[in-house]
Context: one part of a larger RNA
RNA sequence: CUGGGCGUAAAGCGCGCGUAGGCGGUUAGGUAAGUCAGAUGUGAAAGCCCUGGGCUCAACCUGGGAACUGCAUUUGAUACUGCUUAACUAGAGUGUGAUAGAGGGAAGUGGAAUUCCGCAUGUAGCGGUGAAAUGCGUAGAGAUGCGGAGGAACAUCAGUGGCGAAGGCGACUUCCUGGAUCAACACUGACGCUGAGGUGCGAAAGCGUGGGGAGCAAACAGGAUUAGAUACCCUGGUAGUCCACGCUGUAAACGAUGGGUACUAGCCGUUGGGCUCAUUUAAGAGUUUAGUGGCGCAGCUAACGCGUUAAGUACCCCGCCUGGGGAGUACGGCCGCAAGGUUAAAACUC
Numbered sequence: 001c002u003g004g005g006c007g008u009a010a011a012g013c014g015c016g017c018g019u020a021g022g023c024g025g026u027u028a029g030g031u032a033a034g035u036c037a038g039a040u041g042u043g044a045a046a047g048c049c050c051u052g053g054g055c056u057c058a059a060c061c062u063g064g065g066a067a068c069u070g071c072a073u074u075u076g077a078u079a080c081u082g083c084u085u086a087a088c089u090a091g092a093g094u095g096u097g098a099u100a101g102a103g104g105g106a107a108g109u110g111g112a113a114u115u116c117c118g119c120a121u122g123u124a125g126c127g128g129u130g131a132a133a134u135g136c137g138u139a140g141a142g143a144u145g146c147g148g149a150g151g152a153a154c155a156u157c158a159g160u161g162g163c164g165a166a167g168g169c170g171a172c173u174u175c176c177u178g179g180a181u182c183a184a185c186a187c188u189g190a191c192g193c194u195g196a197g198g199u200g201c202g203a204a205a206g207c208g209u210g211g212g213g214a215g216c217a218a219a220c221a222g223g224a225u226u227a228g229a230u231a232c233c234c235u236g237g238u239a240g241u242c243c244a245c246g247c248u249g250u251a252a253a254c255g256a257u258g259g260g261u262a263c264u265a266g267c268c269g270u271u272g273g274g275c276u277c278a279u280u281u282a283a284g285a286g287u288u289u290a291g292u293g294g295c296g297c298a299g300c301u302a303a304c305g306c307g308u309u310a311a312g313u314a315c316c317c318c319g320c321c322u323g324g325g326g327a328g329u330a331c332g333g334c335c336g337c338a339a340g341g342u343u344a345a346a347a348c349u350c
Base pairs, nucleotide, nucleotide: 003322004321005320006319007304008303012318014201015200016199017198021194022193023192025088026087027086028085029084030083031082033081034080035077036076037075038074039073040072041071042070049065050064051063052062053061054060091191092188093187094186095185096183097182098181099180103177104176105175106174107173108172109171110154115149116148117147118146119145120144121143125136126135162169163168206247207246208245209244210243211242215241216240220236221235222234223233258317259316260315261314262313263312266295267294268293269292270291271290272289273288274287275286276285277284299306300305323350324349325348332343333342334341335340
């Protein structure tokens, strides 16, 4: 460079925003850079190829032709692409009016429960297990009642329900704030898609500083089990889990399925909105639109399966793969306080 690929065989960056670049709607005019055609010049010779000739043949030598797929100049063509001018509204966006929502941030508030503390009642057990023991308890536990403290999480509602780009988001109230959808019109007039680098966000664990600490609980201790038991079970229990600020930047970050656009049978649920019909207006029927699920035709697939939310049919852009191990390792670079992350080989071996 090229071919074939990327749900599960190797392979979609965890997810956005966006620079360069690539690609890009409809109509008309101009231009003629790409593109196409003709001409001219050039494209050394030898060689290759075709066709003659000479050594008795051949190798070899030699004449002619073709070829030299290229480059330059010039004359034209104008469908497509580019550039340019003018315009358009189907893409995209703005405005208006509504709607739903655990979308995000901050502050405040609430009830149930666990634990602890105090007081009261009350007496010998409680707890735990397969069975036990460690443990707690006559210095009065466990149980029950009342009061108090503190932290964390928010039962029911709850739903292949909703929202968010992903990670993720679930008590209530207020404030600040992002996005989406629907309807009818008006406006802008291609303003679009993708996106190497770059930049931001990014579960849990972990790290730094300072708080907080109820429950749970790595480590650790003890009790069991066992041949042993550095485990599974039990009793305890510290980091941590929580908050603020800063770092880390990884996950089976999964739909193991990159983004955008268009097209291609249907059926059944469900969420938000619109319209129509009917109605005892508790509810319903049809239709349309945006999601979210279950089946399924064609088609695709190695099969499993996918199937208008495609893994179907096409186009555009990015990322990635190229036998197993060595190895996501070594070395070097960059990043990090560290842990480590990222980029990423080879020898050797099968």
This is a predicted structure of a 350-nucleotide part of an RNA (small-subunit ribosomal RNA, central domain) from an uncultured Gammaproteobacteria bacterium.